[in-house]
RNA sequence: GAGCCUGUAGCUUAGUCCGGUGGAGCGCCAGUCUUAUAAGCUGGUGGUCCGGGGUUCAAAUCCCCGCAGGCUCA
Numbered sequence: 001g002a003g004c005c006u007g008u009a010g011c012u013u014a015g016u017c018c019g020g021u022g023g024a025g026c027g028c029c030a031g032u033c034u035u036a037u038a039a040g041c042u043g044g045u046g047g048u049c050c051g052g053g054g055u056u057c058a059a060a061u062c063c064c065c066g067c068a069g070g071c072u073c074a
Stems, first nucleotide, its partner, number of pairs: 001073007010026004020057001027045006050066005
């Protein structure tokens, strides 16, 4: 220098192909249970979807330019 892949909640991630209400598990908070803690049970709590722009009635999803990480080639 060139190509490819990845980026979504505090963490691990689904959803992206084929645009149409962003979910789950763990965690955290409260309650219940217990002498107490843990486990269990019940309820609650969460995301400018890496940044900017474009297309569209509508973008996590499509397009463009960047940023960060990884792999390969030179």